[in-house]
């Protein structure tokens, strides 16, 4: 000096005049004055997980939906650290939906004999047969394809094959060491050699109630406490967050008349479900002190944890958080080089917070790795 890899920070300040919310505060109190404060790292997507609220059922189970390598962290999660197995990379560092295929099933085009309790096109080799060909054996050589039932080597056989042996690999099975532990390392025995995909269905292991601030709660008004339909009134019906069983829980005149009187018509009332119609569509709560921020120390490889300390940092409801002037940053051209010109990203709170996803003009610290070259 070059090119790389990772964590993070910033993306606008700052003052003048004007305007606009909200809080507090005084006051002559329809207002009006003074302080203070006012849109993000993503406020976005609405994907997770939650705190909150409501619904007796938040009781069992079933349907459904999610996670899958270990320990750790967090209210929690599909997140986050770290380390472990596999795979890239010279490395620094990246990736990986990472349980199971002797518990069943699916599926692999096209070549190829064949694509998994798979198979004989060429080929070797034995018998027949004038040849031609047939019959038998064979998976070592060759083809075929992304992948063809372990690889080298020898012996053995008609030929050939773990048929047999050496040695190596995987499998299983034991046993010693290390490690919290997922797993590594070594020894021992066994001819056991059982293809991809589970990011296809499926087993296996583990977890999960549902709805959502337009959630809720209060007040106020206003209409037609308005019609019509089933069903029920008790050994029966009919209801309980979103779907289903079960279990449990609430809810409802054993009323009147008639009549062919153990029942059946028919009225009343309640109770529930369903439709039809009609009024209301304002206000105030929920609304911001939190699993808050920020600063140090301690403990921890690290996510974070715990102690002290100090802050208060938006609450609008058709929707405030703004306009303008000057200087300040940063960027390009130019060029009049202590000047001129022009621009300055992706985008706005709405119950709130942890995450992950996506967007982003610029600048900007810090640690590490590879190569050069100089001392």
């Nucleotide at each position: 000096g070059g090119a790389g890899g990772c964590c993070g920070c910033c993306g606008g300040g700052u003052g003048g005049c004007c305007g606009c919310u909200g809080u507090u505060g005084a006051a002559u109190c329809u207002u009006u004055c003074a302080a203070c404060a006012g849109a993000g790292g993503a406020a976005a997507g609405u994907c997770c997980g939650g705190a909150c609220a409501c619904c007796a059922u938040a009781g069992g189970g079933c349907a459904g939906g999610g996670a899958g390598g270990u320990c750790g962290c967090u209210a929690a999660c599909g997140g986050c650290g770290a380390c472990c197995g596999g795979g890239g990379g010279c490395g620094a560092c990246c990736c990986c939906a990472g349980g199971g295929u002797a518990a069943g099933g699916g599926c692999a085009a096209c070549a190829g004999a064949a694509a998994g309790u798979a198979g004989a096109c060429c080929g070797c080799c034995u018998c027949a047969u004038u040849a031609u060909u047939g019959a038998g054996g064979u998976a070592a050589g060759g083809g075929u394809g992304a992948a063809a039932c372990g690889g080298u080597g020898g012996g053995g056989u008609a030929a050939g094959a773990g048929c047999c042996c050496a040695c190596c690999a995987g499998g299983c099975a034991g046993g010693c060491g290390g490690g919290u532990g997922a797993c590594c390392g070594c020894c021992u025995g066994u001819g056991c050699u059982a293809g991809g995909u589970a990011a296809c269905c499926u087993c296996c292991u583990c977890c999960c109630g549902g709805u959502g601030c337009a959630a809720g709660g209060c007040c106020a008004a206003a209409u037609a406490g308005g019609c019509u339909g089933u069903g029920u009134u008790a050994u029966a019906a009919g209801g309980a967050c979103g779907g289903c069983c079960c279990g449990u829980c609430c809810u409802u005149a054993c009323c009147c008349g008639c009549u062919u009187u153990u029942a059946g018509c028919g009225g009343u009332a309640g109770c529930a479900c369903a439709g039809c119609g009609g009024g209301u569509a304002g206000g105030c709560u929920g609304c911001g002190u939190g699993a808050g921020g920020c600063c140090u120390c301690u403990g921890g490889c690290a996510a974070c944890a715990g102690a002290g300390g100090u802050c208060c940092c938006a609450g609008a409801u058709g929707a405030a958080u703004g306009g303008u002037c000057a200087c300040c940053g940063c960027c390009u051209c130019u060029u009049u080089u202590u000047a001129g010109a022009g621009g300055c990203a992706c985008a706005g709170a709405a119950u709130c917070c942890g995450g992950c996803u996506u967007a982003c003009a610029g600048g900007u610290u810090g640690c590490c790795u590879c190569c050069g070259c100089u001392u």
The RNA shown here (Bacterial RNase P class A) has 375 nucleotides and comes from a Deltaproteobacteria bacterium. It matches the Rfam family "Bacterial RNase P class A". From the family's description: Ribonuclease P (RNase P) is a ubiquitous endoribonuclease, found in archaea, bacteria and eukarya as well as chloroplasts and mitochondria. The family's RNA type in Rfam is ribozyme. The prediction has a mean pLDDT of 77.